[in-house]
RNA sequence: GGGGCUGUAGCUCAGCGGCGAGAGCGCCUGACUCACAUUCAGGAGGUCACAGGUUCAAGUCCUGUCAGCCCCACCA
Repeated sequence: GGGGCUGUAGCUCAGCGGCGAGAGCGCCUGACUCACAUUCAGGAGGUCACAGGUUCAAGUCCUGUCAGCCCCACCA
């Protein structure tokens, strides 16, 4: 330098272009307990990497950029 995959909550990840963006774990509050844990109930937490484009409508499709991982090539 060329190609491929990935980027969504604190972490691991779902999410056939269509109301309202979700799960598990974690966190907070309450119940339970002498207390802790477990369990149960409730809750907070998101510029969907960034910027454009297409569309009535984009997390999803297209383009560019950035970051991570992998392969190939080149230089030494």
Molecule: transfer RNA
Organism: Thermoleophilia bacterium